[in-house]
Predicted 3D model of a 1501-nucleotide RNA (small-subunit ribosomal RNA) from an uncultured bacterium. The coordinates come from a structure-prediction model, not an experiment, and the mean pLDDT is 84.
RNA sequence: AGAGUUUGAUCCUGGCUCAGGACGAACGCUGGCGGCGGGCCUAACACAUGCAAGUCGAACGCACUCGACCUUCGGGUCACAUGAGUGAGUGGCGAACGGGUGAGUAACACGUGAGAAACCUGCCCCGAAGACUGGAAUAACCCGAGGAAACUCGGGCUAAUACCGGAUAUCCCCACCGGGUCGCAUGGCCAGGUGAGGAAAUGCUCAGGCGCUUCGGGAGGGUCUCGCGGCCUAUCAGCUAGUUGGUGAGGUAACGGCUCACCAAGGCAACGACGGGUAGCUGGUCUGAGAGGACGAUCAGCCACACUGGGACUGAGACACGGCCCAGACUCCUACGGGAGGCAGCAGUGGGGAAUAUUGCACAAUGGGCGCAAGCCUGAUGCAGCAAUACCGCGUGUGUGAAGAAGGCCUUAGGGUUGUAAAGCACUUUCAAUAGAGAAGAAAAGCUUAGAGUUAAUAACUCUGAGCAUUGACGUAACCUAUAGAAGAAGCACCGGCUAAAUCCGUGCCAGCAGCCGCGGUAAUACGGAUGGUGCGAGCGUUAAUCGGAAUUACUGGGCGUAAAGCGCGCGUAGGCUGUUUUAUAAGUCGGAUGUGAAAUCCCCGGGCUCAACCUGGGAACUGCAUCCGAAACUAUUUAACUAGAGUAUGGGAGAGGUAAGUAGAAUUUCCGGUGUAGCGGUGAAAUGCGUAGAUAUCGGAAGGAAUACCAGUGGCGAAGGCGGCUUACUGGACCAAUACUGACGCUGAGGUGCGAAAGCGUGGGGAGCGAACAGGAUUAGAUACCCUGGUAGUCCACGCCGUAAACGAUGAGAACUAGACGUUGGGAGGGUGAGCCUUUCAGUGUCGCAGCUAACGCAUUAAGUUCUCCGCCUGGGGAGUACGACCGCAAGGUUGAAACUCAAAGGAAUUGACGGGGACCCGCACAAGCGGUGGAGCAUGUGGUUUAAUUCGAUGAUACGCGAAGAACCUUACCUGCUUUUGACAUACUUGGAACCUUUCAGAGAUGAGAGGGUGCUUUUGAACCAAGAUACAGGUGCUGCAUGGCUGUCGUCAGCUCGUGUCGUGAGAUGUUGGGUUAAGUCCCGCAACGAGCGCAACCCCUAUCAUUAUUUGCCAGCACGUUAUGGUGGGAACUUUAAUGAGACUGCCGGUGACAAACCGGAGGAAGGUGGGGACGACGUCAAGUCAUCAUGGCCCUUAUGGGCAGGGCUACACACGUGCUACAAUGGCUAAUACAAUGGGCAGCCAACCCGCGAGGGGGAGCCAAUCCAAUAAAAUUAGUCUCAGUCCGGAUCGAAGUCUGCAACUCGACUUCGUGAAGUUGGAAUCGCUAGUAAUCGUAUAUCAGCAAUGGUACGGUGAAUACGUUCCCGGGUCUUGUACACACCGCCCGUCACACCAUGGAAGUUGGUUGCACCAGAAGUAGAUAGUCUAACCUUAGGGAGGACGUUUACCACGGUGUGGUCAGUGACUAGGGUGAAGUCGUAACAAGGUAACC
Repeated sequence: AGAGUUUGAUCCUGGCUCAGGACGAACGCUGGCGGCGGGCCUAACACAUGCAAGUCGAACGCACUCGACCUUCGGGUCACAUGAGUGAGUGGCGAACGGGUGAGUAACACGUGAGAAACCUGCCCCGAAGACUGGAAUAACCCGAGGAAACUCGGGCUAAUACCGGAUAUCCCCACCGGGUCGCAUGGCCAGGUGAGGAAAUGCUCAGGCGCUUCGGGAGGGUCUCGCGGCCUAUCAGCUAGUUGGUGAGGUAACGGCUCACCAAGGCAACGACGGGUAGCUGGUCUGAGAGGACGAUCAGCCACACUGGGACUGAGACACGGCCCAGACUCCUACGGGAGGCAGCAGUGGGGAAUAUUGCACAAUGGGCGCAAGCCUGAUGCAGCAAUACCGCGUGUGUGAAGAAGGCCUUAGGGUUGUAAAGCACUUUCAAUAGAGAAGAAAAGCUUAGAGUUAAUAACUCUGAGCAUUGACGUAACCUAUAGAAGAAGCACCGGCUAAAUCCGUGCCAGCAGCCGCGGUAAUACGGAUGGUGCGAGCGUUAAUCGGAAUUACUGGGCGUAAAGCGCGCGUAGGCUGUUUUAUAAGUCGGAUGUGAAAUCCCCGGGCUCAACCUGGGAACUGCAUCCGAAACUAUUUAACUAGAGUAUGGGAGAGGUAAGUAGAAUUUCCGGUGUAGCGGUGAAAUGCGUAGAUAUCGGAAGGAAUACCAGUGGCGAAGGCGGCUUACUGGACCAAUACUGACGCUGAGGUGCGAAAGCGUGGGGAGCGAACAGGAUUAGAUACCCUGGUAGUCCACGCCGUAAACGAUGAGAACUAGACGUUGGGAGGGUGAGCCUUUCAGUGUCGCAGCUAACGCAUUAAGUUCUCCGCCUGGGGAGUACGACCGCAAGGUUGAAACUCAAAGGAAUUGACGGGGACCCGCACAAGCGGUGGAGCAUGUGGUUUAAUUCGAUGAUACGCGAAGAACCUUACCUGCUUUUGACAUACUUGGAACCUUUCAGAGAUGAGAGGGUGCUUUUGAACCAAGAUACAGGUGCUGCAUGGCUGUCGUCAGCUCGUGUCGUGAGAUGUUGGGUUAAGUCCCGCAACGAGCGCAACCCCUAUCAUUAUUUGCCAGCACGUUAUGGUGGGAACUUUAAUGAGACUGCCGGUGACAAACCGGAGGAAGGUGGGGACGACGUCAAGUCAUCAUGGCCCUUAUGGGCAGGGCUACACACGUGCUACAAUGGCUAAUACAAUGGGCAGCCAACCCGCGAGGGGGAGCCAAUCCAAUAAAAUUAGUCUCAGUCCGGAUCGAAGUCUGCAACUCGACUUCGUGAAGUUGGAAUCGCUAGUAAUCGUAUAUCAGCAAUGGUACGGUGAAUACGUUCCCGGGUCUUGUACACACCGCCCGUCACACCAUGGAAGUUGGUUGCACCAGAAGUAGAUAGUCUAACCUUAGGGAGGACGUUUACCACGGUGUGGUCAGUGACUAGGGUGAAGUCGUAACAAGGUAACC
């Protein structure tokens, strides 16, 4: 410090997620030791049991036990050595500390800083003064009574440091008097005078001390007041009657509405009152670079609470955790009458919960209470126990050790890895174990004694020293030593990316994983296991919550044209900000000083535990607050001025600025009249509609409403909405020029207020045209639409509402600054001109453009640049601008405005593609123009379907369907049925035996089985080939996966494209090049150009063909010469010609003319066999279709192994209501038939082609010559031509089908061959919608050959030649393709994406008759305990008394206040609710197709 995730890719915006730290944690797996911390976060839920606050005999009486003394033996005393102890009680002090908890509390509760001249303070310290004299009771105890108990009552005795009276008064307090001094005010302090009032324990101890009273002061503690600071919510906006203040009184320690009476009407609040929710506050803790954010366990300070609510008493202090009273809930006891209790003390129990410990030891230390002290008490505290809960430290060994052991895992089978790891050898012994030894925490107090101080004192006391005998829970501790032995001690998570670390097996969208992206559908580095590796390590992971990363709330430090975000626009209140000079002040600001900012913590420097954690000394810091002093630039306040901001006056011109009234012409419509006749109107085409009752058209007239052509313009005006004929009236604003005046009067603007298109609403008018709704006609699968014919609200006017728009420049207002160029509107200045014109300035309004900015697009003096001021707004998408609440509105609705839930994106700009019922250009038998077909018939063939035991398998739009198959009777053959076989039909290896092999018999459908005969091979004697048997590795598979693959192939497409290097441009994806202007069949070439080059394609090079030459001359050829034949290159010969087959030539836009940019090129021409690629072939760029093929072959993985392998026979692949594709033959006269006659080329032939000749009507048979082929053979080419016949018919067309007889092949033609002859003679008379091929030697037509092959279902395929056309104007349209451009919400790329209703399931939410509960306001009832007041009903020791009584007190009664409780009525929150509403999410449901392209009616508000 960043990373992953939106996309095909990119940049940006933006959310989600991760890596880090930390924890009072919990859970899972694992677990050796020690140190040091922390340990109910939940039920402030309920609690059994024990303990947690007592102590004092030096305050007091009594009882009892022990001891001592005296004794009259009953007892007494404890003085003589101060007898010791126990118990309850009176009394004193403590119990208000310490300990716990965080419920309540948003508050002077806390923090911080001040104040109290408005206060209190036990014990302690210092100082001053004092303690005189009396009295009456009472508990304990005794007697009696009641009660189950708790306890209570009556009578009697008694003490005090308990209680009471009187005296005294330094002094205190109060009243009055005047004085001094001080203070910010009230007023304080000091001294004095007069008067009233007010103390004490003559104690205890026993001579030393401890106590008591009053006053002053101190220390420490408390109380009160104030400034400032720290949560959320405005969907809480108004709150308040003791409320705010005053006077008086009461009350308090004290000020105060704290309380009361009276008077006044105030007080608080947008700087957030009141209300609601949440919460103890702080020092600090965690995190962070910091600023901040979150938290407030342990430790420390403060507060609050003690079962819930209320109350007071006592006391220095409480409204009191282990006190009291009352009420309530709960628990317990009970004799049912009544009582008892409060763990949020320490342990512990139940419960709750994911979760948090022992009913331990000790007062040895520290501290506290009481006590003179010894001492007692102390669950404070010190320690121990439990749990890896956190942090820190240590160990689980060290060295050596390659045969790189075994085993595991992987493997390309060679090896690699685990791995020096282990074993082995040599060492060490920390920790743990056992044994021994063993500091410090302990110093005091006590006793004895010495000295000093003090004192009258050698008492005592204090301090110092010496001595005496003691005090340790922890603790079997720390630390040290010894003994033995590597001995007792390693796990957890992860390994797809982020993120360090990979392989195998299993599984097969299953099981599962997952923090995000995402893995898993048969080869998973992502699931589970294993091996290996990585990380951390007595721990490791997970989960929760928190900070960080997140600049993702932005003070530091963000934004708002299009990503979320500028209010629709003005005016203006509060507020914020504000020109120049000057005076003063010192609030802000800056500097210095003082006080405070508790300690601990953090940081720095040291110290102590062996180190560390931990503990500890010092320092710094605590960024704060307060006070004092100083400075005066800036802000502020203030003084005096100024004119540059702003405004006023004067003078001008411009303008659809506004309001009202009037008025004009054109047009539409209607009405009236004339002319006129059959249609008009409307559309893509129609129809509805109008019209013979006279329309439309046309002329004249009238009525009425609405809107104002041309001018007219990115022209003008206005704040925006908006404003358009003309005239008048009233009226707002801006601009320009020159002077004068005012003198900062300014800018912005939360709330507020006004204006505010269209639609809509109310009332009343008006209504020509247009026109929601509605009706009809069309369109359509439907058409509640688009189109047409009508048409109501409305549109118009007046008045009043509404208050919203994509109210947009998607750009708030104001000010300043920052290159220009070109227009245009209004005004002015200068120059010039006949007018036009030129220069310049101010104010508007546009286009382009530099710097700069921006994610880019773009903006750019009219900023989206650089700055300042103020306001508004944003913080992922959806849910949702919805719900609830509130306000506004007549309503419609508007404004304000959430959450649950859900997703990992949503989005902006730009890029490359693809696509468009977008555009431009171009090409192709793509259309058009033609010729011939298919689709109809019969048959052949393939496919689908059906059937079947099987009809084997594959191919399925184009790119399957006469395809794999260049040939299924058996074989093929993979299928079916049956029979049969198991190392196998085939390969390699081993052992044994044998040659192999040939002939043959029987059984069987055959495979096969059982026999018989012949034969003994080659060879270096090792063996090789072959056969049989045996055994095991293995063979075998046309079994699966073409979506694991290689290879091959189809298609786009023989389309002209596809890319790269360097450079340049761009943040980048990318672009450029490759685009543009021409041209071409072509990215072919030329020119231009930030590109320059290059590669794969194109073309050419290759083959065939067309012309010629040379060479060669047999089997081919024969012109000339010769011979010969009925005839024939038959023969000699020839090499001219043809041919053959090798090498060459030739064609290149080379030449001429024209066009063109002088280019490339095109057009025409010449020559030429051939002319612009001459014709044809081979050749197929980057890639696309997970295209086809595992059944050609090869191959990974999986599967079968007496079978899914092998063999055999028979059957099937040939089925047949049907549908489709491809073909053949036809339907006839351009024809059929008969006869005659002529002309090819390619290819093939020895298990072959087969001549002549003979036989047969023929298929064919016999025969045997020739030929391994330019020689022989198949082999007569056919159409054509000539002649004849048929004469338009289901025919002399057509030949299916069927019958009969044959031929050939073959082991075998039944299923299931071809051919021949005779006979039979079906459909069919040119084929609906639709559709195919072809541009020249082509189509069409005619035969021939051949591969496969025994034969053949071939009408198929592939070749060959013969005859041989028509047409192309042209590119509008259909299809396909190419280039450029445009739009896009597509990228699996339009066979895309995507919207809404409905149906189903689930989830959360709203409404809802109600219903349940919490909380709270108001009114009223009620009124425990208590306090205060009143009261003489009852009782009454101290004092007074005249002895009657009084004062005072207690009880009772009553009044006021008040808790609980109750009634009524509201508010608010939450739960639940039949039913209901919308929302979200779901597998492939239904209906349509709204949006994205001109999305097929542009979209949107």